[in-house]
Small-subunit ribosomal RNA, 5' domain from bacterium ND3003, 531 nucleotides, folded computationally. The full RNA is in RNAcentral, with records from ENA and SILVA.
Context: one part of a larger RNA
RNA sequence: GAACGAACGCUGGCGGCGCGUCUUAAGCAUGCAAGUCGAGCGGCAAGAUGCCUCCGGGCAUCCUAGAGCGGCGGACUGGUGAGUAACGCGUGGAUGACGCACCCUUGCGACGGGGAUAGCCUGUGGAAACACAGGGUAAUACCGGAUAAGCUCAGUAUCGUUGGAGGGUACUGAGGAAAGGAGCUAUUGCUCCGCGCGAGGAGCGGUCCGCGUCCCAUCAGCUGGUUGGCGGGGUAAAGGCCCACCAAGGCAAUGACGGGUACCCGGCCUGAGAGGGCGAUCGGGCACAUUGGGACUGAGAUACGGCCCAGACUCCUACGGGAGGCAGCAGCUAAGAAUAUUCCGCAAUGCGCGAAAGCGUGACGGAGCGACGCCGCGUGGACGAUGAAGGCCGGAAGGUUGCAGAGUCCUUUGGCGCCCGAGGAAACGGCGGGGGAGCGGAAAGCCCCCGAACUGACUGUAGGGCGAGAACAAGCACCGGCUAAUUACGUGCCAGCAGCCGCGGUAACACGUAAGGUGCGAGCGUUGUUC
Numbered sequence: 001g002a003a004c005g006a007a008c009g010c011u012g013g014c015g016g017c018g019c020g021u022c023u024u025a026a027g028c029a030u031g032c033a034a035g036u037c038g039a040g041c042g043g044c045a046a047g048a049u050g051c052c053u054c055c056g057g058g059c060a061u062c063c064u065a066g067a068g069c070g071g072c073g074g075a076c077u078g079g080u081g082a083g084u085a086a087c088g089c090g091u092g093g094a095u096g097a098c099g100c101a102c103c104c105u106u107g108c109g110a111c112g113g114g115g116a117u118a119g120c121c122u123g124u125g126g127a128a129a130c131a132c133a134g135g136g137u138a139a140u141a142c143c144g145g146a147u148a149a150g151c152u153c154a155g156u157a158u159c160g161u162u163g164g165a166g167g168g169u170a171c172u173g174a175g176g177a178a179a180g181g182a183g184c185u186a187u188u189g190c191u192c193c194g195c196g197c198g199a200g201g202a203g204c205g206g207u208c209c210g211c212g213u214c215c216c217a218u219c220a221g222c223u224g225g226u227u228g229g230c231g232g233g234g235u236a237a238a239g240g241c242c243c244a245c246c247a248a249g250g251c252a253a254u255g256a257c258g259g260g261u262a263c264c265c266g267g268c269c270u271g272a273g274a275g276g277g278c279g280a281u282c283g284g285g286c287a288c289a290u291u292g293g294g295a296c297u298g299a300g301a302u303a304c305g306g307c308c309c310a311g312a313c314u315c316c317u318a319c320g321g322g323a324g325g326c327a328g329c330a331g332c333u334a335a336g337a338a339u340a341u342u343c344c345g346c347a348a349u350g351c352g353c354g355a356a357a358g359c360g361u362g363a364c365g366g367a368g369c370g371a372c373g374c375c376g377c378g379u380g381g382a383c384g385a386u387g388a389a390g391g392c393c394g395g396a397a398g399g400u401u402g403c404a405g406a407g408u409c410c411u412u413u414g415g416c417g418c419c420c421g422a423g424g425a426a427a428c429g430g431c432g433g434g435g436g437a438g439c440g441g442a443a444a445g446c447c448c449c450c451g452a453a454c455u456g457a458c459u460g461u462a463g464g465g466c467g468a469g470a471a472c473a474a475g476c477a478c479c480g481g482c483u484a485a486u487u488a489c490g491u492g493c494c495a496g497c498a499g500c501c502g503c504g505g506u507a508a509c510a511c512g513u514a515a516g517g518u519g520c521g522a523g524c525g526u527u528g529u530u531c
Stems, first nucleotide, its partner, number of pairs: 001531004006527005013377006019370002021335001026333003030330003035072003040069002047062006079288003088213008098205003103201007111145001113143002120135006151175009180193005214260003221251003226248004231243003263285004267278004290311005313324004341367001343366003349363001350361004380410004390401004414472001416467005424458001431451006475520005480501003486515005496503002
C1' cells in the first nucleotide's frame, strides 16, 4: 500500500447491487418448511331437496369435508462442516466387472379365477399414547392357474475379439407376466391415461486405477484377514467384502506406522511475476442430521422433518407408562468484540402429485433491519473588499481566519406534498374460428395455425409531471522526523503521548486546550488478520 463475512470509537442525507452467529455440531417455547391423486377403491359427517312421522326422528336423491385402503413423491430441494490426510476431493482413464423409477423410441402381450383386510358396525382395556376381540366390505391392494415373440438359467454346437469374456448366433429343456380407469359412440367399436414382458436411448449413479493433495523423525519400524492362492458365500457389480483350507507373506528414509491440524475444488486476497495466504457468499463434489449402533421399505436410503435398540437431556403422567430432536425459515436462551423479521406471495422461475382444472412448496420471488462492503449522487452555484464584527497572533504598525460571511442574482438533484404511471405476463390449460393425420358409419380425442380473454406478492414500485423552497442534509483523524500540515496559552519527568526513533524535570512545533493548517469525506480513525 492492498484486502476483509469484521469488531470498537466519534459521526451519519439518499439510492442501486451485494453480504450479514467466523464463537457453542450448545440447548430450544411457538408457527410454518412435503405433499398430491375421487379419472385406482369402498364409503360418508355436515348441508340442500323431497317423502313419511308415534314429533324422538326415519327414508330416498344430490352434494361433498375429514379419516381409511391404494398409487406416485417424501433418497429432490433446503441446512451445516462435526468427522475425514482418505480414491474423500481434483484431474485423466477403466468397467471385456455394473444398475436405473419417472421421460423418449420401439417390439410383443393383457386370458381366466380366488381368498382376505382397513375404513364401517358391536364390544373391551388404558389417565394418555394407543391397543385388542368379534362381525362384515372394495380395489390399479394381495394370491394361485393359463399363455411367452423376446427374457433368465442349464446343456449342445458354432462364431468371435481383446491386454483381459460373465460377448454374439442357433437348437433343446426348464422357469417367470399383467389392471384397470375416463371420454366418445350406441351395440359395436374408437380415443386417451395407465398395466405386463423385452430391446434401444437420454440422463443419473455404483465400483476400480495412474498422478496430485498440510505439519512433526523430539513418531522408525508397522502388520494376523495381515499379503497371496484354491474353493465357496454375498452383491446390480470386480475384490480378504466375508468364510473354510493352504502358503508366509505385505508395507517402510521415494517416510511405512504414530501424533497434530484440516472437508476438498472451481475460485478469493495479495503480488510485476514467481510465489504466499485463504476455501464466507455463488457453483461442483463429499460427509453429517441429539450421541452410538442397526436394519426395513424402495428403482434409489442404511433415510434431517421414517422405523427399531442403547445413552445423555427435556417434557407429560392417574407412577402402570408415554412424548421429543431447528446443522430447514423466522424466533428464544446461553456464549461472545460481534451478525437481521416469530414479514408478504406462490404473480415469476423451478420441483412433487394430478388427464386437467388445480393443490402444495420458509426452494424461490420480494419486502424489512444493519454505512458491513462496493458503486453513484447530494449537502448548492455565480457575483461579492470599505478586506465588516468576533476569534487568534503581534510591542506597535499590522497580520490571519477571508470572497469566507453578510448582501445581490440564479438553480432545484435528493428529501417533502399532490397527480399520472410502465415492465416483470405470456405461456400451460380452457374458450372461439380454420386446417390436417389416422380410424372409421360417426363422435370424441390428437397435431398445426389464427384470435380474444384470464392471471402481479413486490406496488401505486421504477419512471414522469406539477408545487414550495437554499430551504431538510458534515464529519473524522492528523500537524517533532519518517509524513502533507504551526503558533499561543496551560502543565512542569506531573498529568499525559507513543507505530519506530522518542517527547514531558519553567519559554514543550511531540502532553491538554484554542486559533490556524493538512488529509480524507458519509464517512474518518483504531484494533485484529493475510499478502